[in-house]
Predicted 3D model of a 374-nucleotide RNA (Bacterial RNase P class A) from Zafaria cholistanensis. Model confidence (mean pLDDT): 77 of 100.
RNA sequence: UGGGUCGGCUGGACGGCCGCGUGCCGCUUCGGCGGCCCGAGGAACGUCCGGGCUCCACAGAACAGGGUGGUGGGUAACGCCCACUCGGGGUAACCCGCAGGACAGUGCCACAGAAAACAGACCGCCUGCCGCAUGCGGCAGGUAAGGGUGAAACGGCGGUGUAAGAGACCACCAGCGGCCCAGGCGACUGGGCCGGCUAGGUAAACCCCACCCGGAGCAAGGUCAGACAGGCCGCGCCACGAGGGCUGUUCGCCCCAGCGGCCGGGUAGACCGCUUGAGGCCAGCGGCAACGCUGGUCCUAGAUGGAUGGCCGUCACCCGCGUCCGGGAAACCGGGCCCGGGAACAAAACCCGGCGUACAGGCCGGCCCAUCCC
Numbered sequence: 001u002g003g004g005u006c007g008g009c010u011g012g013a014c015g016g017c018c019g020c021g022u023g024c025c026g027c028u029u030c031g032g033c034g035g036c037c038c039g040a041g042g043a044a045c046g047u048c049c050g051g052g053c054u055c056c057a058c059a060g061a062a063c064a065g066g067g068u069g070g071u072g073g074g075u076a077a078c079g080c081c082c083a084c085u086c087g088g089g090g091u092a093a094c095c096c097g098c099a100g101g102a103c104a105g106u107g108c109c110a111c112a113g114a115a116a117a118c119a120g121a122c123c124g125c126c127u128g129c130c131g132c133a134u135g136c137g138g139c140a141g142g143u144a145a146g147g148g149u150g151a152a153a154c155g156g157c158g159g160u161g162u163a164a165g166a167g168a169c170c171a172c173c174a175g176c177g178g179c180c181c182a183g184g185c186g187a188c189u190g191g192g193c194c195g196g197c198u199a200g201g202u203a204a205a206c207c208c209c210a211c212c213c214g215g216a217g218c219a220a221g222g223u224c225a226g227a228c229a230g231g232c233c234g235c236g237c238c239a240c241g242a243g244g245g246c247u248g249u250u251c252g253c254c255c256c257a258g259c260g261g262c263c264g265g266g267u268a269g270a271c272c273g274c275u276u277g278a279g280g281c282c283a284g285c286g287g288c289a290a291c292g293c294u295g296g297u298c299c300u301a302g303a304u305g306g307a308u309g310g311c312c313g314u315c316a317c318c319c320g321c322g323u324c325c326g327g328g329a330a331a332c333c334g335g336g337c338c339c340g341g342g343a344a345c346a347a348a349a350c351c352c353g354g355c356g357u358a359c360a361g362g363c364c365g366g367c368c369c370a371u372c373c374c
Base pairs, nucleotide, nucleotide: 001370002369003368004367005366006365007364008363009362010361012315013314014313015312016311017310018309020039021038023036024035025034026033027032041345045356046355048354049353050352051351052350053217054216055215056214060251061250062249063248065213066212067211068210069209070084071083072082073081074080085099086097087096088095089094100208101207105206106205107202108201109200122147123146124143125142126141127140128139129138130137131136132135155173156172158170159169160168174198176195177194178193179192180191181190182189183188221272222271223270224269230263231262232261233260234259235258241256243255244254245253246252279298280297281296282295283294284293285292286291317342318341319340320339322337323336324335325334326333327332
């Protein structure tokens, strides 16, 4: 200098005029006026997870259903985050991984091929017999080393052996199983010995295994105010219980004399919940890290047809044309001036931790590779 890869921050500012919302203070002729502080986001989006909180049950149990899936940590918790292990991609930094089990069972592997699971002989190779043109054909037996098909063909390579072959046997290697040693919290890694000779793939197919899971949700749930008109019908009221509750089902438990259907009438306003939090920022310490602890400091929207806007000016940022200066062989790079244009994704509604998605432009940093110079 170029390329790659990973992470962080930002995504306008100032001034003037007019106009908004909560809260607080002062004044008021009670109509309101004035002043002060504060007033959307990194995703507020998706509604995909986990919670806080509220209510229903607290009496559980079983089944169904759902979720997660290497190990160890973090966290209030998680399907999230960190570190590591194994596998794959990449020269590398780094990235990816529905990452337990195929020896519990069931299913699937098209076409091609002899044969796709304990399979198999298409072309071949060998032996014997017969025929005949001496190398072909037929029959019988042996064979799976060579060739072919395929994504994948019952280990690889070199030998011994054989009529020809074959883990039939031998050495080396891979895989599988057993035992042992060393390291590690662990997943796992490295090494040694023995063994039979080799037991496909797929669970992001059903399934098995391990662990986890009450439900509903701020339109939750409360307080105050307001209004009320009945008519008909069904079931039931000694508790042997109509009805109701515990997500679905069963058992079980609890509440309870009312429960339900149709037709018709009346009211529906105000307030709380509602923003002080698993909170933000700074510093120190511990930890590889996620994060934790300690100390200090700050209070930063709370609307309810739903507020934060409009105009002007200046500056900052980006792009383009022109021009000037500097470096350079050039390409090009940097700076100044003038003019014109642009400025992303997008908005609270109970709150928080994540994940996913969208994003014009700008800034900063770590690491890897290549090349050059000192």

Rfam family: Bacterial RNase P class A. Rfam links the family to the GO terms dimeric ribonuclease P complex, tRNA processing and ribonuclease P activity.
Taxonomically the source falls in Zafaria (Bacteria, Bacillati, Actinomycetota, Micrococcaceae).